[in-house]
RNA sequence: GGGGGUGUAGCUCAGAGGCAGAGUGUUUGACUGCAGAUCAAGUGGUCCUUGGUUCAAAUCCAUGUGCCCCCU
Repeated sequence: GGGGGUGUAGCUCAGAGGCAGAGUGUUUGACUGCAGAUCAAGUGGUCCUUGGUUCAAAUCCAUGUGCCCCCU
């Protein structure tokens, strides 16, 4: 320099154009002599940036950028 993949909750990841979810974590409570486990109720996001398409975009397209891989 060329090509491909990928960016969503603190972490690991779902999410085929119509109000953003799970597990885990975390907080509070129950239980316990204390803790753990278990149970219940909470908590959590400008969906990487900027544009475009659309009545409507996390989702489609372009651009920039972080990370990963391949080629040279």
Background:
Predicted 3D model of a 72-nucleotide RNA (transfer RNA) from Pelodiscus sinensis. Its Rfam family is "tRNA". It is annotated as a transfer RNA. The organism belongs to Pelodiscus, within Eukaryota. Its mean pLDDT, the model's own confidence on a scale to 100, is 83.